Record summary
Model confidence (mean pLDDT): 80 of 100. Glycine riboswitch aptamer from uncultured Oceanococcus sp., 96 nucleotides, folded computationally.

[in-house]
RNA sequence: UCGCGGGAGAGAGUCAGUUCAGGCAAGACGCAGUUGCCGGGAUUGGCCGCCGAAGGCGCAAAUCCGCCCGGAAUCGCUCAGGCAAAAGGACGGCGA
Repeated sequence: UCGCGGGAGAGAGUCAGUUCAGGCAAGACGCAGUUGCCGGGAUUGGCCGCCGAAGGCGCAAAUCCGCCCGGAAUCGCUCAGGCAAAAGGACGGCGA
């Protein structure tokens, strides 16, 4: 590096827009279409809450490098990322 399998946490939150198909009703009725209501899928943005295990940042506390200095992480922050499943995933196992 490649292949196989393992791999945690936290909202299927809420509001609005766009779009897609559906159901019900009205009126009309030859068809297409119209109006109102209802919930649903996809996606975009806002708001509130939360998570730490891509990446990034920091050693203020505790821990480790015997102490200081300096540094590090599985520690801290949460910029990024994430909060049904899938995907992703630090890390570690087996094989080449």